[in-house]
RNA sequence: GCGCUCAUAGUGUAGUGGUUAGCACAAAUGGUUUCCAUCCAUUUAGCCCGGGUUCGAAUCCCGGUGGGCGCA
Numbered sequence: 001g002c003g004c005u006c007a008u009a010g011u012g013u014a015g016u017g018g019u020u021a022g023c024a025c026a027a028a029u030g031g032u033u034u035c036c037a038u039c040c041a042u043u044u045a046g047c048c049c050g051g052g053u054u055c056g057a058a059u060c061c062c063g064g065u066g067g068g069c070g071c072a
Base pairs, nucleotide, nucleotide: 001071002070003069004068005067006066007065010025011024012023013022018055027043028042029041030040031039048064049063050062051061052060
């Protein structure tokens, strides 16, 4: 330099064009308990950035940034 691939919450992940983006862990609050732990309920928190296509984009396309793999 070229090609492929990945980027979703503090962490790990699901979601291949249409219902309010879901799950687990973590955190906060409350319940339970003499206290802690466990357990239960609730809450907080997310689509890497810019543009395009579309009635509608986390999803498709282009570019950028960053990670991984391969070729030279």